[in-house]
Context: one part of a larger RNA
RNA sequence: CGCAUACGGUGGAUGCCUAGGCGGUAGGAGGCGAUGAAGGACGUGGUAGUCUGCGAUAAGCUUCGGGGAGCCGACAAACAGGCUUUGAUCCGGAGAUUUCCGAAUGGGGAAACCCGGCCACUUUUAGUGGUCAUCGUAUACUGAAUACAUAGGUAUGCGAGGCGAACCCGGGGAACUGAAACAUCUAAGUACCCGGAGGAAAAGAAAUCAACCGAGAUUCCCUUAGUAGUGGCGAGCGAACGGGGACCAGCCCUUAAGCUCUAUAUGUUCUAGGAAAACACUCUGGAAAGUGUGGCCAUAGAAGGUGAUAGCCCUGUAUCCGAAAGGGCAUAUAGAGUGAAAUCGAGUAGGACGGGACACGUGUUAUCUUGUCUGAACAUGGGGGGCCCACCCUCCAAGGCUAAAUACUACCUACCGACCGAUAGUGAACCAGUACCGUGAGGGAAAGGCGAAAAGAACCCCGGAGAGGGGAGUGAAAUAGAACCUGAAACCGUAUGCGU
Numbered sequence: 001c002g003c004a005u006a007c008g009g010u011g012g013a014u015g016c017c018u019a020g021g022c023g024g025u026a027g028g029a030g031g032c033g034a035u036g037a038a039g040g041a042c043g044u045g046g047u048a049g050u051c052u053g054c055g056a057u058a059a060g061c062u063u064c065g066g067g068g069a070g071c072c073g074a075c076a077a078a079c080a081g082g083c084u085u086u087g088a089u090c091c092g093g094a095g096a097u098u099u100c101c102g103a104a105u106g107g108g109g110a111a112a113c114c115c116g117g118c119c120a121c122u123u124u125u126a127g128u129g130g131u132c133a134u135c136g137u138a139u140a141c142u143g144a145a146u147a148c149a150u151a152g153g154u155a156u157g158c159g160a161g162g163c164g165a166a167c168c169c170g171g172g173g174a175a176c177u178g179a180a181a182c183a184u185c186u187a188a189g190u191a192c193c194c195g196g197a198g199g200a201a202a203a204g205a206a207a208u209c210a211a212c213c214g215a216g217a218u219u220c221c222c223u224u225a226g227u228a229g230u231g232g233c234g235a236g237c238g239a240a241c242g243g244g245g246a247c248c249a250g251c252c253c254u255u256a257a258g259c260u261c262u263a264u265a266u267g268u269u270c271u272a273g274g275a276a277a278a279c280a281c282u283c284u285g286g287a288a289a290g291u292g293u294g295g296c297c298a299u300a301g302a303a304g305g306u307g308a309u310a311g312c313c314c315u316g317u318a319u320c321c322g323a324a325a326g327g328g329c330a331u332a333u334a335g336a337g338u339g340a341a342a343u344c345g346a347g348u349a350g351g352a353c354g355g356g357a358c359a360c361g362u363g364u365u366a367u368c369u370u371g372u373c374u375g376a377a378c379a380u381g382g383g384g385g386g387c388c389c390a391c392c393c394u395c396c397a398a399g400g401c402u403a404a405a406u407a408c409u410a411c412c413u414a415c416c417g418a419c420c421g422a423u424a425g426u427g428a429a430c431c432a433g434u435a436c437c438g439u440g441a442g443g444g445a446a447a448g449g450c451g452a453a454a455a456g457a458a459c460c461c462c463g464g465a466g467a468g469g470g471g472a473g474u475g476a477a478a479u480a481g482a483a484c485c486u487g488a489a490a491c492c493g494u495a496u497g498c499g500u
Base pairs, nucleotide, nucleotide: 001499002498003497004496005495006494007493008492009491015485016449017448020420021419022417023416024415025414026413027412028411029409030408031163032162039101040100041099042055043054044053046079047078049075050074051073061095062094063093064092065091066090070083071082072081106115107114108113116132117131118130119129120128121127122126134160135159136158137157138156139155140154141153142152167198168196169195170194171193172192178185182232208215209214219246220245221244222243223242229237230236250401251400252399253345258338259337260336261335262334263333264332265331266330267329268328269327270326271325273321274320275319279294280293281292283290295312296311297301303315304314305313350374351373352372353371354370355369356368357367360386381396382395383394384393385392436443437442456484459471460470461469462468
C1' cells in the first nucleotide's frame, strides 16, 4: 500500500411525518376613502429585542350579549406585581379613543419633518380646540376695459380626488414571429399605455331577418362549419341563415314602466353559542386505543386527539335549540328622490373624396361608421332585402330606460382531491419578498422533525472559571443529549487476518 471482516467518524440520501402549498365544489361578499383609505413611520408591556395587538384612553377604554374558572398574546421561561363566582381572561354586536406620514388638502418639504394665518376658550409672552388645498357645480353678492352687460372677484352649500386581484366598456396601439427571404398580409386590435364603471359590465325591444313560407328584443352555449366566402386566391383568415338549448320582460318621451333611498311591520338568514347516547375485565408492553372474553349506543361507525390501531376517554359528529345589539334578503305600507332628454327625432338620411369596422384585403361590394365638402323627403313619406333596376316582401333611423341566462375571484365560510410531501409543493411549511446583490428599475435565496412527557442531564472527575469528554442520574430507548427520528453513498480512520 492492497484485499477482507468488525467497529467508528464524516455526510445528510432514504423511509415515515406535516405545520405549508396546489387544484376545485357550494354558498357569501364583490369594494375601501376628506367621518382621512390602502400602505407605512414612530411609539405602546414592570424587565433588552422581534412578531402580533393597539394608539398619548396605546397587548387596551365603555356598553350590550355569550360563556363559566381560571387569567395577565407569541418566541419564552423566570421573577415581580396584580385581576377573578360582586363572573375575570376569552368570544360576538355597537360605540369611544385613534400620534405622524400617506389622495394628504393651511404653506413648504430630502415621506413620517419644518413654518404659519384666523376664530373661540383658558391656568394669557404659553397652551387647548376648531378652521384655512385644488377642481367641478349651484346659488347669492360684487364687478373692469365699456352705457346695459360680460369677463373677473368673493362667500356659502353639495360633489370629486386616492387605493384595490381578475372580469367589463371606451380612446390610443406595437414588434418579434409566420409567410421557410420580404413589402400587401400575419402575429393582432394581441401585448402595452390612458380614461371610465359595476357587482357584473356591455347589448337590448327591429328603419332586424327571411323568402313569397314565415320568424319576432338582447346575451350565452351546442350545431350549421373549417361550410359559404375571403386571401401576394400565398401564409392564412373565416361567417351567416336555419336548428337545438340556457334565460325570458317589456316599456317611456301624453309625468310612465320602473329604479334607488329612508322608516315601520312580518318572515327568513348571518355575525358569539348551548345540549348531545354508549365499556369493562384480562394478556403483552414504558404506555393499550392492540390480543382474548363478555357488553352497550347509533337520526351520532365524518374527522382529529389521547404514551401503538378508540363508535362507547376527549374535542367533536347526527339531531335539536339559541341573539340584548348590528347587518343581509323577501313581502307589504308610507314618504322622498330619480327616471327628465324632450315632445317622434335635419346639418339628419343620402352623395363626393379619404379612412376605419363588418369573416369580406376596393373587389361587380351591398351594410355600419366618419375627417373634409355637400345635402333631401315628411307616412300621399322613408330605409332594407349583398353592385344596379323593376315588381313584391318587410321594417320605421336620426330620443331614452330595462332584470335573467354570461365573465371574473384579491376576500369570507364550509367541504373535497387515484394533487405535492421539504432539491417536491407557492419564491416563501421556518419572523420571506426576508438576508443578500444592484446607483436604480430590479434580482432574490438557504433554512422543517429530541422525547409520550423536558423528565433538557443534580452531583463528581479531566480541562483554560474553556471547547469537548468520562462517570452518575432521567428515560422504553441517550449510537433519542439539544450539531438531537431514521442515518445510505462518496470520503477518512482504528483493530485483526492475508498478500506484496

Large-subunit ribosomal RNA, domain I from a Chromatiales bacterium, 500 nucleotides, folded computationally. Rfam family: Bacterial large subunit ribosomal RNA. Its mean pLDDT, the model's own confidence on a scale to 100, is 84.